Background
A computed fold for a 140-nucleotide RNA from Micromonospora polyrhachis, annotated as c-di-AMP riboswitch aptamer (ydaO/yuaA leader).
[in-house]
RNA sequence: GGCUCGAUACCGCCGAAUCGUUCGCAAGAUCGAACCGGGGACCCACAUGAUCCAUCGGGGUGAAUCCGCGAUCCGCGGUAGGGCGCACAUCUUCCCGCCCGAACCCGUCAGCUAACUCGGUAGGCGGUCAGGAAGAAGGA
Numbered sequence: 001g002g003c004u005c006g007a008u009a010c011c012g013c014c015g016a017a018u019c020g021u022u023c024g025c026a027a028g029a030u031c032g033a034a035c036c037g038g039g040g041a042c043c044c045a046c047a048u049g050a051u052c053c054a055u056c057g058g059g060g061u062g063a064a065u066c067c068g069c070g071a072u073c074c075g076c077g078g079u080a081g082g083g084c085g086c087a088c089a090u091c092u093u094c095c096c097g098c099c100c101g102a103a104c105c106c107g108u109c110a111g112c113u114a115a116c117u118c119g120g121u122a123g124g125c126g127g128u129c130a131g132g133a134a135g136a137a138g139g140a
Stems, first nucleotide, its partner, number of pairs: 010127005018033003022029002034121006044111001057109001058106004066078004081100005090136006
């Protein structure tokens, strides 16, 4: 001097998953605010008759749904949809570039839904690299 790995601080990304009170050496517990999700009226929506067949229910969080190929060992291609992209921050649109397009839960049960009611506040990543343009509102 270079490369790699780890820790801390700070900055930043996906996501609702943040901030504070009290107790505690700490771990953590507790309460509140804020954000997010479920259940839950009128109205509305759905449903209503006959016959036949089948038994494979239905629903929720989330962007993560669907199609084709393969006959794989869960792979390939695409797609509805979603995320990021440079300097004060936020929102919208266009082009371009790079990614995701999962997973889990309820347990035969739930349309919407005021009052009401029940829950969650996790987890995973990046930081020597570098997109362009227009508008809105706000701030300095």
Its mean pLDDT, the model's own confidence on a scale to 100, is 75. Taxonomically the source falls in Micromonospora (Bacteria, Bacillati, Actinomycetota, Micromonosporales). Rfam family: c-di-AMP riboswitch aptamer (ydaO/yuaA leader). Rfam links the family to the GO terms cyclic-di-AMP binding and regulation of gene expression.